[in-house]
Context: one part of a larger RNA
Order: sequence, then structure tokens, then C1' cells
RNA sequence: UGACGGGGGCCCGCACAAGCGGUGGAACAUGUGGUUUAAUUCGACGCAACGCGCAAAACCUUACCUGGAUUUGACAUCCCGGGACCGCCUCAGAGAUGAGGUUUUCUCUUCGGAGACCCGGUGACAGGUGCUGCAUGGCUGUCGUCAGCUCGUGUCGUGAGAUGUUGGGUUAAGUCCCGCAACGAGCGCAACCCCUGUCCCUAGUUGCCAGCAUUCAGUUGGGCACUCUAGGGAGACUGCCGGUGAUAAGCCGGAGGAAGGUGGGGAUGACGUCAAGUCCUCAUGGCCUUUAUGUCCAGGGCUACACACGUGUUGCAAUGGGGGUGACAAAGAGUUGCCAAGCUGCGAAGCUGCGCAAAUCUCAAAAAAACCCUCUCAGUUCGGAUCGCAGUCUGCAACUCGACUGCGUGAAGUUGGAAUCGCUAGUAAUCGCGGAUCAGCACGCCGCGGUGAAUACGUUCCCGGGCCUUGUACA
Repeated sequence: UGACGGGGGCCCGCACAAGCGGUGGAACAUGUGGUUUAAUUCGACGCAACGCGCAAAACCUUACCUGGAUUUGACAUCCCGGGACCGCCUCAGAGAUGAGGUUUUCUCUUCGGAGACCCGGUGACAGGUGCUGCAUGGCUGUCGUCAGCUCGUGUCGUGAGAUGUUGGGUUAAGUCCCGCAACGAGCGCAACCCCUGUCCCUAGUUGCCAGCAUUCAGUUGGGCACUCUAGGGAGACUGCCGGUGAUAAGCCGGAGGAAGGUGGGGAUGACGUCAAGUCCUCAUGGCCUUUAUGUCCAGGGCUACACACGUGUUGCAAUGGGGGUGACAAAGAGUUGCCAAGCUGCGAAGCUGCGCAAAUCUCAAAAAAACCCUCUCAGUUCGGAUCGCAGUCUGCAACUCGACUGCGUGAAGUUGGAAUCGCUAGUAAUCGCGGAUCAGCACGCCGCGGUGAAUACGUUCCCGGGCCUUGUACA
């Protein structure tokens, strides 16, 4: 100087407390461990691994296994020889591939040849999701959006170092003020950026409709007031008033205002820590491999199942289940696409086909809510697992191993032990909608809006963190 203390002081944070809803019990989904297996590819392991890499494992993916093939190679450059290549057909085969047939005769040219492409050959080399993340770059997680981390000069100290950065106040903040052997500065904080909340201006189609006419319908004429869209601007600064404070920084209350003291949300992550994670995104040193640890192919596996754990979904019901009835969104996506209307089917869907590269058309029905009817506390008209049969769709192909539909079947489950998680407001809870991936497949993920709470006395205690101080046989 640090680190540590079941030392002290001060202060924060859904850290506790106060509340609301969960997890832990059930079934299923999903990830992991274990076990099994020819293989169940690999990585990730307290917080910070476990719906994680995977924003899609039937084939492919795929790295694994079995079997069948191949060796200058699936891919790159160079050299030599030959030829257009591609395509199509037949046979053998699981296919890769092999054998045979057929068609074609590339571009430029100084006619010597050159170039692109294909086949064969030689070796230099290619190749490796093989090892090492404890050799590395890059990227990322975490402490933590915590308020810290440092430097120049000066001063003090033999020196390591100290001071500044400590102290008194204050703040979300090393934020600001005052004081001070310090005076300044940098990286962080804040602001500048984006979305949202109010108003104004500009613009008025595909959007909108106050008044006029018209219609089933903003449908049409007309209009751009309003809504909205999207570009520009205004607005919030403790600016004003009172109190308080050291006359300061600030704090408390008030006015005005759509908004008030960081208005709400996002992006933004200092010096560093964990030899944290990743050599399987990529790049890369070293090592290993080179008729194989490379490459091609078919089938299988990654989907196994006594069990254990994590994360979720659905429930156990009446604040509910079922049936009926022209309520009200936002944000998105669409030409290999979204698909209207009509017809067929109980339905998944099929047939046909309008419009739309979309403020125009489509997906599209929002759902919870509201109103009416029914069920009356029961393992039920709760709950839907499991299984049987029959189908639909995607796709070469749904046996292993897809999603969905109809009929039948109707398991556990009556609110969950010890323990444990999230959340402070348009939040929790609850309800539906969309998107990425994608042929098909979503209870996951990422977004969107609808309805919309309770509680916070307080900081003694638990956890994490910041500053000062103290002890130490630790570095």
C1' cells in the first nucleotide's frame, strides 16, 4: 500500500421488512446429470452451466456410430497430356459409384498459340468441428450503470509511498459547494443520440370526415378543420415565489404547466477482477494426423430411460366450465409470398380464384371484458395426460422421429414439506396478437398492445456494494 475480520462509524440496492403472484407436490414440454448404447457428437458447471451455443436434429444439418467406397483428393495455386463442357438414356447397386450409349464441337487469335471449363497424370501441397481458451487475437459474461480508477507538476517522506481523491455539508453520482500543500488534467458520472408524454408550423394520399350532397359501406363528389402520418420547431432550466441552510451547494413547500426537480423507457459498461467462457463462428502460434483424425455415400444415432435436478406449460375449478350475441388494439409480415369472396367437408383442410411488391390488398378472428342462458361443489359439464380407430397437410420420404383434425378413451391432480424466486406503476398479475428461424414443426425466444392492483412503518437483522477508520503472525 492492499486484502481480510462472527471490529467500529456513515450510506445505498426488491437486500430485508410491508405486500401481490409463483417455484418446490401432479401431468406434460424442454435442458442437464446419471445410466444405457455400435453411437446416444461436442462445448457450457455457484451467483455469472442446466427452454444455454441450437432464430427450428425425419434426410440434409451432423461434427457421432455401423457398413460401403475413395486417395493430389469435396475445395485453392502451379506443371504436363488430352478434350469443349453441360445435358439425356440404359444396366448393376442401398447409394456413393461403375459400365455402356447418345447429343454438342466454347471464346479470342498475329493461325504459332492463349484463355475459361472438363477428364487423366506427377509432385509440391490441399484437408482436419483433431489437441492445447493455461500459448493467443477478436468477441462475450460478471462484479456493475457500482462511483469509482488514474496522471502531470508541486510539496512531504531515507524509502515503499503519501498528498491531490481526506475533512464539513450535499447529491442518483469523485454531483456540486466550502475548507485544505496543493494546483490542474484524463478515463468514468451527467449532457449530447433514439423512443414516448403537450403544443405549433409545413404537407394531405393509400390516411381522415366537422359541415353540404350521396351510399349497404368515407362508397363517391367535395374538404384537409379534426385524427393520423413524418419532417422541422417550441417546451423543463430549481427559471419564479416562500421557508430552511454558512450569505454556498442544496433541501422542503407552492404557483404556473401536458410534463417538476434525472418526467418515463432505451442505447451507452471507466481502471480492472475471475489463467471466467469460446481453438466447434472466425482468425491464429505450437503439437498431432496425411491410403487417414481427410473426403463421398446409405442406414442408424443426437429423440434411448429405473432414476435425480433446473426452467417452463396446463391444471386442480364457480372471480369458474360450456353455449349464444355484428364491443374495443398495437406492432409486424407478405411475390418460391400473404391469400379475399364463393363452393365442398363436422373439422384439420381441399377446389377455384379477386386483390396486393402493399398507410391502398391479404394474413386478421383480437382475447380477456360486457350481456343472455346453463351447470351447483361432485374427481364433476373441473382437469386433460395416456391409448385405440379414422383422417388432413408439408415433404423424394413422417417406422425409428413431424404438426394438426374428428370420434372414442378420460390418468394424476382438491392449492403443494423443508426450502426458494420475481416484482415498487401503466409495474406485478392476467388476456390475446405478431415476428425471426422455417418445406413442415414453438408450452421456447424476441416484440406488441388490452384489462390493471396491493404494499413500502422502517434500516435491527440476511445478501451484495461504496467511503472513512481500526486490528493483523496474510501478500